[in-house]
RNA sequence: CCACCCUUAGCUCAGUUGGUUAGAGCACCAAGCUUAUAUCUUGGCGGUCCUAGGUUCGAAUCCUAGAGGGUGGA
Numbered sequence: 001c002c003a004c005c006c007u008u009a010g011c012u013c014a015g016u017u018g019g020u021u022a023g024a025g026c027a028c029c030a031a032g033c034u035u036a037u038a039u040c041u042u043g044g045c046g047g048u049c050c051u052a053g054g055u056u057c058g059a060a061u062c063c064u065a066g067a068g069g070g071u072g073g074a
Base pairs, nucleotide, nucleotide: 001073002072003071004070005069006068007067010026011025012024013023019057028044029043030042031041032040050066051065052064053063054062
C1' cells in the first nucleotide's frame, strides 16, 4: 500500500437480505430461601447500536467517508 472480516448493555454475543416495544447469558442491585454464606427462585438496573453524512414514510440493518481492532497478500 491492497483485499477481506469485526465494532450492539460493564463482559461474551444474537438480531431472519429496512417495519411498528433493541434482546439473551454472565455480572451488578433488591427480595425470598438459609443461623450465615453459596446455590436456587423472582424482580430490577443497564444502550446516542464506533463516528459523521446520505437514501427512505421508516435505518442496528442499505450507500459514502472516517476511526479502532483482526486476518491475508505485496